[in-house]
RNA sequence: GCUCUAUCAAGAGUGGCGGAGGGACCGGCCCGUUGAUGCCACGACAACCUACCGGCGCAGAGCCGGCAAGGUGCCAACUCCGGGCAGGUCCGCCUGCGAGAUAGGGA
Numbered sequence: 001g002c003u004c005u006a007u008c009a010a011g012a013g014u015g016g017c018g019g020a021g022g023g024a025c026c027g028g029c030c031c032g033u034u035g036a037u038g039c040c041a042c043g044a045c046a047a048c049c050u051a052c053c054g055g056c057g058c059a060g061a062g063c064c065g066g067c068a069a070g071g072u073g074c075c076a077a078c079u080c081c082g083g084g085c086a087g088g089u090c091c092g093c094c095u096g097c098g099a100g101a102u103a104g105g106g107a
Base pairs, nucleotide, nucleotide: 002106003105004104005103006102007101008100013042014041015040016039017038021031022030023029025083026082027081028080043075045073048071049070050069052066053065054064055063056062079099084097085096086095087094088093
């Protein structure tokens, strides 16, 4: 990289380094020299996986709840908004899929 499943309207920042672009892509609109994006440290948020605890279950599998030690993730804006396809519509938009992100599994 491909594929499957689940989730994506909630939540959570300080310091140091560094110095020009950044928010996936395109358009818009924003963020950024009052220092962004990024990297590091610490802290937080969350609870997908592991561990542990409790419930159902003869048990296992499985499901539900808890915890937050370990593995990830995440800490501007709904995935910032829209895009491509289909359906609906009171023509303002709405829904599903697709695209993207994250986790876990598979070839």
Predicted 3D model of a 107-nucleotide RNA (SAM riboswitch aptamer (S box leader)) from a Candidatus Limnocylindrales bacterium.
Model confidence (mean pLDDT): 85 of 100.
Of the family's consensus pairs, 97% are formed in the model.
Its Rfam family is "SAM riboswitch aptamer (S box leader)". Rfam links the family to the GO term regulation of gene expression.